[in-house]
This record gives sequence, structure tokens and C1' cells, in this order.
RNA sequence: GGCGAGGUAGCUCAGAUGGUUAGAGCGGUGGAUUCAUAACCCACAGGUCGGGAGUUCGAUUCUCCCCUUCGCCA
Repeated sequence: GGCGAGGUAGCUCAGAUGGUUAGAGCGGUGGAUUCAUAACCCACAGGUCGGGAGUUCGAUUCUCCCCUUCGCCA
């Protein structure tokens, strides 16, 4: 330099064909239970969906550019 895959919650990852509220598990906080702790159960908080632009009535999703991680080739 070329090609491909990825970037979404603190971590690991889902997410439809563009459509009204963006989710799960673990973790965190509170509660319930217990003599107490753990486990189990309930609730809650936590998100510029990597950045910018474009298309659209509407973009996490489509298009372009950039940043970044990984892999392959040279």
C1' cells in the first nucleotide's frame, strides 16, 4: 500500500426490511430472604450506538470521508 471483519451500557455481546420505547448476560446500587454471609428472587441506575457529512418525513441501520482494533496479501 491492497483486501476483509469489527467499533452499541463498566465488561462480553445481540439488534429488524430504515419506523414510534435501544436490549440481554455479567457487574453496580437498593430491597426482600437469612442469626449473618453467599446463592436465589424483585426493582433501579447507567448509552453523544467511534467522529463528521449526505439521502430521507424519519438513520444504530443506507451512502461517502475520516479515526481506531484485528486478520490476510504484498
About this RNA: The prediction has a mean pLDDT of 80. A computed fold for a 74-nucleotide RNA from an Oligoflexales bacterium, annotated as transfer RNA. It matches the Rfam family "tRNA". Rfam's curators write: Transfer RNA (tRNA) molecules are approximately 80 nucleotides in length. Rfam classes the family as a transfer RNA.